[in-house]
This record gives sequence, C1' cells and structure tokens, in this order.
RNA sequence: GCGCCAGUAGCUCAGUCGGAUAGAGCAGCAGCCUUCUAAGCUGCGGGCCGGGGGUUCGAAUCCCUCCUGGCGCG
Repeated sequence: GCGCCAGUAGCUCAGUCGGAUAGAGCAGCAGCCUUCUAAGCUGCGGGCCGGGGGUUCGAAUCCCUCCUGGCGCG
C1' cells in the first nucleotide's frame, strides 16, 4: 500500500432482505422475601447504533469518506 471482518448500554452480544417507541443477558440501583447475607422474584435507570456527508417519505441497516481494532497478501 491492497483485500476482508468488526465498532450498538458499564461488559458480552442480538437486530444488517430500510418502517419507524432500538433489545437481551450480566453488572448497577430500588423494593419483596430472609434474623442477616447470598440465591430467588418484581421494577427502574443507562444508547442520539465509531465520526462526517449522501440517497430516501423514512437509515443501526443502503452509498461515499475518515477513525479505531483484528486477520491475510505484497
């Protein structure tokens, strides 16, 4: 330098044939239960989907560019 893959909640990920309120598990907080803790049950908060631009009535999803990480080739 070229090619491929990945980037979504504090962490691990789903969602990538566009449809409109973005989800799960774990972690955190609160409540119930318990003599207390753990476990269990219920609820709550937490994201403008890596940055920017474009297409579209509508983009996490499609296109362009840049950034970060991984793998391969030279």